[in-house]
Context: one part of a larger RNA
RNA sequence: GGAUGAACGCUAGCGGUGUGCCUAAAGCAUGCAAGUCGAACGGAGUUUAUUUUAUAGCAAUAUAAAAUAAACUUAGUGGCGAACGGGUGAGUAAUGUAUAGAUAACUUACCUUUAACAUGAGGAUAGCUUAUUGAAAAGUAAGGUAAUACUCAAUAUGGUUAAGAACUGAAAUGUUUUUAAUUAAAGCCCAAAAGGCAGUUAGAGAAAGGUCUAUAUUCUAUCAGCUUGUUGGUGAGGUAAUGGCUUACCAAGGCUAUGACGGAUAGCUGGUCUGAGAGGAUGAUCAGCCACAUUGGGACUGCGACACGGCCCAAACUCCUACGGGAGGCAGCAACUAGGAAUCUUGCACAAUGGGGGAAACCCUGAUGCAGCGACACCGCGUGAAGGACGAAGGUCUUAGGAUUGUAAACUUCUUUUAGUAAGGAGAAUAAUGAUAGUACUUACUGAAUAAGCAGCUGCUAACUACGUGCCAGCAGCAGCGGUAAUACGUAGGCUGCAAGCGUUAUCC
Numbered sequence: 001g002g003a004u005g006a007a008c009g010c011u012a013g014c015g016g017u018g019u020g021c022c023u024a025a026a027g028c029a030u031g032c033a034a035g036u037c038g039a040a041c042g043g044a045g046u047u048u049a050u051u052u053u054a055u056a057g058c059a060a061u062a063u064a065a066a067a068u069a070a071a072c073u074u075a076g077u078g079g080c081g082a083a084c085g086g087g088u089g090a091g092u093a094a095u096g097u098a099u100a101g102a103u104a105a106c107u108u109a110c111c112u113u114u115a116a117c118a119u120g121a122g123g124a125u126a127g128c129u130u131a132u133u134g135a136a137a138a139g140u141a142a143g144g145u146a147a148u149a150c151u152c153a154a155u156a157u158g159g160u161u162a163a164g165a166a167c168u169g170a171a172a173u174g175u176u177u178u179u180a181a182u183u184a185a186a187g188c189c190c191a192a193a194a195g196g197c198a199g200u201u202a203g204a205g206a207a208a209g210g211u212c213u214a215u216a217u218u219c220u221a222u223c224a225g226c227u228u229g230u231u232g233g234u235g236a237g238g239u240a241a242u243g244g245c246u247u248a249c250c251a252a253g254g255c256u257a258u259g260a261c262g263g264a265u266a267g268c269u270g271g272u273c274u275g276a277g278a279g280g281a282u283g284a285u286c287a288g289c290c291a292c293a294u295u296g297g298g299a300c301u302g303c304g305a306c307a308c309g310g311c312c313c314a315a316a317c318u319c320c321u322a323c324g325g326g327a328g329g330c331a332g333c334a335a336c337u338a339g340g341a342a343u344c345u346u347g348c349a350c351a352a353u354g355g356g357g358g359a360a361a362c363c364c365u366g367a368u369g370c371a372g373c374g375a376c377a378c379c380g381c382g383u384g385a386a387g388g389a390c391g392a393a394g395g396u397c398u399u400a401g402g403a404u405u406g407u408a409a410a411c412u413u414c415u416u417u418u419a420g421u422a423a424g425g426a427g428a429a430u431a432a433u434g435a436u437a438g439u440a441c442u443u444a445c446u447g448a449a450u451a452a453g454c455a456g457c458u459g460c461u462a463a464c465u466a467c468g469u470g471c472c473a474g475c476a477g478c479a480g481c482g483g484u485a486a487u488a489c490g491u492a493g494g495c496u497g498c499a500a501g502c503g504u505u506a507u508c509c
Stems, first nucleotide, its partner, number of pairs: 001509004006505005013381006019374002021339001026337002030334003035080003040077002043074014087292003096217008106209003111205007119153004128143006158183010187197003218264003225255003230252008267289004271282004294315005317328004345371001347370003353367001354365004384414004394405004419446006428436001453498005458479003464493005474481002
């Protein structure tokens, strides 16, 4: 000198764009953050219409009940989603990350495309009704019901398994082919048809993921030896898949001064800061990957999890309780307490972009878009412009003459960025839909009107005098200043630097 997710002191007019718990991965009141589909299903409810019956009435009509139809709502069964999106960096020095490869060792719901198919049958169960236990959370028994829920049979373009043959290749667990065994499905909308949406099997694609290899990846030897599933083989099991991944047996190996093993620290990267570069430091925001979700462990469901707002067990903590037993997990968005030098609103909207569900209308979305708060950072603008005295007043200094503040002010002329008031008013999104927001912007009017501080002035280092103080009070980055003439302390005038900021502190180069 540059830089910062900064903090502190003094000060402060505006706008734009960014950015904001670096500490306690401490604890969390309250609200919201993942639902959706009635065009899968049986019910239940509401409204309307029609018909029938009954009652009242002479009648019109009114009331009640039942049936049918239509529209709407939805607790439950069922489907898809909830594994994305959002947060955090505790752990992790390699099961991670980065780069380059491998998969002849693999998987993939939804989407696109190609081929083929969807025949027949059955038993349950929730909801519901009845009874019943419990303070609650939640159940129990009996009856009875539906499906795109579940089961069985048929068929097999195909797939899988086993055996055989051929081909490619360095290598067969690959491809083709033969035989045998085995393996599918569901309907809904529509008056009907046509059609649409869903279903099953298989191939290909797209996109996504798993696994493996090489190289690189902080400090420490006051850590020198480490290892028994350890290193390798065979069989078996397991996985989507290779593999001591697991297990039985066999062999005795494997790693290590090119630092094993141990200890400390740490998420990694694109990047960021600095530097002429080499390098050094760093990893906030944004983007990619990883890990975690009160702590530890476990599996279930599912294409996908060993699952932040799912389940089970254990532990700590908090809450409810009728003491028998239950409930909870903000490292989601806000908010609160605590800690700390220190870090925001319990806001608006799904209008846009994107995501989930749905045939769609649409619903959901604290993702996101916006607004609010903070000079926290960067950028931009303003606080007026021109004229104006051999120079007002006041202040300060003075050799008492004057000098300086100083064209500065006053005064004259002018302007109106900004500000205030009033009117108009977009684009963002168009077929329609605007939270932002009557915002940005435009026009008119008013009036210099609403707007300057902070630090320094001995040398380094731009800028000096007076008074006070008297080794005191104090200053200080270093040298050093202060003990009666202090340009170094304090105040004033003047001056210098930067400026809505200026200084200080901390950290990095």

This is a predicted structure of a 509-nucleotide part of an RNA (small-subunit ribosomal RNA, 5' domain) from a bacterium. The sequence was found in a public genome assembly.